RNA sequence: GCGGCGUAGCUCAAUGGUAGAGCACCGGACUUUGACUCCGGUGACGCCGGUUCGAUCCCGGCCGCCGCCACCA
Numbered sequence: 001g002c003g004g005c006g007u008a009g010c011u012c013a014a015u016g017g018u019a020g021a022g023c024a025c026c027g028g029a030c031u032u033u034g035a036c037u038c039c040g041g042u043g044a045c046g047c048c049g050g051u052u053c054g055a056u057c058c059c060g061g062c063c064g065c066c067g068c069c070a071c072c073a
Stems, first nucleotide, its partner, number of pairs: 001068006009023004017053001025041005046062005
């Protein structure tokens, strides 16, 4: 310099119109107790601007992570 990524505690969806799933956590049912199973619940769009009636999504900048190329040592 180029490219990709950043969403819940973790792993990942959602590509303009109500932010979701699995696991984890909390409560309940079941059970003598626990586990399993079932039901319910808490919890998130990296930051700042722009476009738009409306932005997780599009545009610009910044921050962080990963990869690639070149150069130097």

Predicted 3D model of a 73-nucleotide RNA (transfer RNA) from a soil metagenome. Model confidence (mean pLDDT): 80 of 100. Its Rfam family is "tRNA". By type it is a transfer RNA. Rfam's curators write: Transfer RNA (tRNA) molecules are approximately 80 nucleotides in length.